The RNA shown here (Bacterial small signal recognition particle RNA) has 100 nucleotides and comes from an uncultured Selenomonadaceae bacterium. The coordinates come from a structure-prediction model, not an experiment, and the mean pLDDT is 76. It matches the Rfam family "Bacterial small signal recognition particle RNA". The family's RNA type in Rfam is non-coding RNA gene. It was read from a public genome assembly, where an Rfam model found it.

RNA sequence: UUUCGGGGCUUACGCAAUGGCGCCUCGUGAACCCCGUCAGGUUCGGAAGAAAGCAGCGGUAAGCGAUAAGCGCUAUGUGCCGUAAUGAUUCCUUAAAGCC
Numbered sequence: 001u002u003u004c005g006g007g008g009c010u011u012a013c014g015c016a017a018u019g020g021c022g023c024c025u026c027g028u029g030a031a032c033c034c035c036g037u038c039a040g041g042u043u044c045g046g047a048a049g050a051a052a053g054c055a056g057c058g059g060u061a062a063g064c065g066a067u068a069a070g071c072g073c074u075a076u077g078u079g080c081c082g083u084a085a086u087g088a089u090u091c092c093u094u095a096a097a098g099c100c
Base pairs, nucleotide, nucleotide: 001097002096003095005093006092007091009087010085011084012083013082014081015079016078017076018075019074020073021072022071023070025066026065027064028063034059035058036057037056042051043050044049
């Protein structure tokens, strides 16, 4: 100096990490225009009963709040963990060969 190989570097994919959003979970949550049960009272009825139904209670919708794990989506100048490719000679290195 050259060649091969390997590593670093580059790119792609995957995986992981981190952040955000959503789901799940819990809480709260409708005077009436949600549901159920409807005290009292009201209406119908000769009566038996029936009907509608406020308050209350229970459950929930939208919304609001909280959030560990899990799942889904997404983002990143995180990782270099895995695989592959493009490399080029920009860097490092093993070996071989040649020259001095």